[in-house]
Context: one part of a larger RNA
RNA sequence: ACCACGUUAAGGAACUCGGCAAACUAGCCCCGUAACUUAGGGAUAAGGGGUGCUCGGAGCGGUUGGCUCUACUAGCGAUUGCAGGCCGCGCCGAGCCGCAGUGAAAAGGCCCAGGCGACUGUUUAACAAAAACAUAGCACUCUGCCAAGUCGCAAGACGACGUAUAGGGUGUGACACGUGACCAAUGCCGAAAGGUCAAGCGGAAGGGUCAGCGGCAACGCGAAGCCCGGAUGUGAAGCCCCGGUGAAUGUCGGCCGUAACUAUAACGGUCCUAAGGUAGCGAAAUUCCUUGUCGGGUAAGUUCCGACCUGCACGAAUCGUGUAACGAUCUGGGCGCUGUCUCAACGUGGAUCCCG
Numbered sequence: 001a002c003c004a005c006g007u008u009a010a011g012g013a014a015c016u017c018g019g020c021a022a023a024c025u026a027g028c029c030c031c032g033u034a035a036c037u038u039a040g041g042g043a044u045a046a047g048g049g050g051u052g053c054u055c056g057g058a059g060c061g062g063u064u065g066g067c068u069c070u071a072c073u074a075g076c077g078a079u080u081g082c083a084g085g086c087c088g089c090g091c092c093g094a095g096c097c098g099c100a101g102u103g104a105a106a107a108g109g110c111c112c113a114g115g116c117g118a119c120u121g122u123u124u125a126a127c128a129a130a131a132a133c134a135u136a137g138c139a140c141u142c143u144g145c146c147a148a149g150u151c152g153c154a155a156g157a158c159g160a161c162g163u164a165u166a167g168g169g170u171g172u173g174a175c176a177c178g179u180g181a182c183c184a185a186u187g188c189c190g191a192a193a194g195g196u197c198a199a200g201c202g203g204a205a206g207g208g209u210c211a212g213c214g215g216c217a218a219c220g221c222g223a224a225g226c227c228c229g230g231a232u233g234u235g236a237a238g239c240c241c242c243g244g245u246g247a248a249u250g251u252c253g254g255c256c257g258u259a260a261c262u263a264u265a266a267c268g269g270u271c272c273u274a275a276g277g278u279a280g281c282g283a284a285a286u287u288c289c290u291u292g293u294c295g296g297g298u299a300a301g302u303u304c305c306g307a308c309c310u311g312c313a314c315g316a317a318u319c320g321u322g323u324a325a326c327g328a329u330c331u332g333g334g335c336g337c338u339g340u341c342u343c344a345a346c347g348u349g350g351a352u353c354c355c356g
Stems, first nucleotide, its partner, number of pairs: 002350007010342002014340001019337001027051005036041001038174001052096006059089006067081001070078001097101001109335007116327002121133002137172007149158003175322004180252003185249002187245004194240003200234002206228004212221003253271005280314001281311001292308005
């Protein structure tokens, strides 16, 4: 020097990415307790006081109960009250000791503000516990029962010995207030008039062969049958077409001018589109420029809080905005407290090293 502990003058976060770690706090009784709130909470809020032992006093409760009272009385017994004994509980007063009385051990540090997620819960067994997952609630959609859906080649099974207040799927995620525009594209649903359209049905033309006929011959024609061939026609869904549908997948503009300082533009023009982002929020878990600008907090603040809006590139169930309570969550600030630090010291145990 190392590991695990203990103590420390003065200071008290100056340490550090960050109070990480450590320290403070702690039980019980009494007093007292804010904003906010879903009226339940918040709350052990916060912040104070007390706490041991001895003696004395009065009291309350329980138990036992000599004695006493009342009525029936034959008596045991029953009823009322009280002294005394024992047990328990706090209260008041006086005193005693120590630095210290929940004397050891065990036993919340607290507050303010904000982000996210409502909450309890779940998760990467062995680097992540979270803002991720789930959740109750909300919505859409499918399913009429031999249900839809799922597993299986099938039989069969689950769904369910259930029956639309049920079951499956999808999204959102308590609660409050809300949830705008677009159906052009894609998807889904509906309708069936028209277009397109397969196998199949159907079988025309044409062809091969051939009896026969013609011909001197070469050869030509050629019925039935058999075979090849395959036209018009007929022919479902789908697609095209038509309509609907957003808590379906999704999408939600540009340029120019204009007000009696300037600036800005309620107003106007124009192009394009299916329609051009409504409410609300906004440098945000989203803001590049950016440490934006202003305000607050600090002596000093790239973080934080409140505003502004120029939203590179928020925005409404891939939900928007709020929100009490909750959180080993994340961020900023404060009080207390401390060896985190100024700055290190000493001690205890261990490990290690040397000698024997």

Large-subunit ribosomal RNA, domain IV from a metagenome, 356 nucleotides, folded computationally. The RNAcentral record of the full RNA draws on SILVA.